This is a predicted structure of a 352-nucleotide part of an RNA (large-subunit ribosomal RNA, domain IV) from a Desulfobulbaceae bacterium. Its mean pLDDT, the model's own confidence on a scale to 100, is 86. The RNAcentral record of the full RNA draws on ENA. NCBI's taxonomy places the organism under Bacteria, Thermodesulfobacteriota, Desulfobulbia, Desulfobulbales, Desulfobulbaceae.
Context: one part of a larger RNA
RNA sequence: CCGUUGUUAAGGAAUUAGGCAAAUUGACCCCGUAAGUUCGCGAUAAGGGGGCCCUCCAGAUGUAUUUAAUUCGUUAGGUAUAUGCUGAGGGCGCAGUGAAGUGGCUCUGGCGACUGUUUACCAAAAACACAGUUCUGUGCUAACACUUAAAGUGGAUGUAUACAGAAUGACGCCUGCUCGGUGCCGGAAGGUUAAGGAAGUAGGUUAUCCCUCGGGAGAAGCUUACAACUCAAGCCCCGGUAAACGGCGGCCGUAACUAUGACGGUCCUAAGGUAGCGAAGUUCCUUGUCGGGUAAGUUCCGACGUGCAUGAACGGCGUAACGACUGGAGCACUGUCUCAACAACGGACUCG
Numbered sequence: 001c002c003g004u005u006g007u008u009a010a011g012g013a014a015u016u017a018g019g020c021a022a023a024u025u026g027a028c029c030c031c032g033u034a035a036g037u038u039c040g041c042g043a044u045a046a047g048g049g050g051g052c053c054c055u056c057c058a059g060a061u062g063u064a065u066u067u068a069a070u071u072c073g074u075u076a077g078g079u080a081u082a083u084g085c086u087g088a089g090g091g092c093g094c095a096g097u098g099a100a101g102u103g104g105c106u107c108u109g110g111c112g113a114c115u116g117u118u119u120a121c122c123a124a125a126a127a128c129a130c131a132g133u134u135c136u137g138u139g140c141u142a143a144c145a146c147u148u149a150a151a152g153u154g155g156a157u158g159u160a161u162a163c164a165g166a167a168u169g170a171c172g173c174c175u176g177c178u179c180g181g182u183g184c185c186g187g188a189a190g191g192u193u194a195a196g197g198a199a200g201u202a203g204g205u206u207a208u209c210c211c212u213c214g215g216g217a218g219a220a221g222c223u224u225a226c227a228a229c230u231c232a233a234g235c236c237c238c239g240g241u242a243a244a245c246g247g248c249g250g251c252c253g254u255a256a257c258u259a260u261g262a263c264g265g266u267c268c269u270a271a272g273g274u275a276g277c278g279a280a281g282u283u284c285c286u287u288g289u290c291g292g293g294u295a296a297g298u299u300c301c302g303a304c305g306u307g308c309a310u311g312a313a314c315g316g317c318g319u320a321a322c323g324a325c326u327g328g329a330g331c332a333c334u335g336u337c338u339c340a341a342c343a344a345c346g347g348a349c350u351c352g
Stems, first nucleotide, its partner, number of pairs: 001347008010338002014336001019333001028050004036041001038170001052091005058086002060083010092096001097101001104331007111323002116128002132168007144154003171318004176248003181245002183241005190236003196230002200226006208217003249267005276310001277307001288304005
C1' cells in the first nucleotide's frame, strides 16, 4: 500500500448520476392500524408494549375424588394435583427472542392489470405470454398444416358453445368521421384477353396440259405460313367492407376599450381529429407560464393548451391489488461524506 472484516467523537446524505454500499428493522405474544377499494384486500399498514430468575394461603383453567341440590342435561361447594395461562411482589446484569438465523417504513407519479416467460455466458424489463374482447375462414374426405406435394398423418376418435388464422390484452367508461387509394368479399351487361378449335388466303411439291424445247401453266393430296370467327379466369367496370392496410386541411374577415372570435366568406378533400388526454416514456422552441414542495428545484407534483409532430382494439382515458421495473419527496438509520482513525486476519514489502 492492497484485500476481507470490525469499531468510531460531533454532524447525519453535506457524498453521489442515483442513499450505490453499509447501517436501521427483524422471530414470537399483546394492543392498535388510515386513505383507497373490484369489499377479497390495503395489513406484519403505520405506531406502541412485553420477555430472564425467585416467591405468592393470588386468580384462571384442566384432571381425579367427594358433599348437597337436581327438571338427570347439570348447578353450587370441599379436597388433592397439574400448568407452553394471567396478575402482583422481589432479585441480578450494560443488555433477559442476552448467540445465530430472522421485513426498514411512509407519501406521490409513470408503465404493465395480476401469478408467469425471456436474450444458457454483459439486457428480467414498460418486452413476451395471459384470462377477457373482436374480426376472418371452415358443414367434415372441414378449413389449416406435414408430405417424392403420392399414399398417409395431424386437426379429431373433435363437428360452428368446434377448430384454424389475425389483432387487442383483467376490470370500469367508451371506441367518432372517412370506402377516394391498397386489400378482401360480391356482381356479371359491356371493353380487353391465352392455349385450343377454325372459315379462308398465300407459298412449296406435281398427275396432267401447252411450248418457239430455253421454258410456262397447274387440279387433288401432302405440307408450310398467315388468319376472320370462337374462347375462361384475370384486369378494366359496378357495389360492399375500416376491432381490413390506412387517412382524419388551408387562407381571409368579423362583437360598443383592447383582446378573443360564437359568426361569415373562400379554396381544396374520400373525409377533414369526435369523446378523452395533453410541455406527456410523445413538446423542437423549452429550464414554456402559473401554483406546490426546498433557504435555494433543468428533475418531481397540480394546472394551462400556443398538440414542432396526441387520440380512440398500431385501442383512448381511468383503475384497487401486484412489481428484484422506473421518476420525485420524507421519517428512521448510518464512515456515503465533512475527514479520517484504529483493530483483526490474508497478501505485498523487509530480513532470513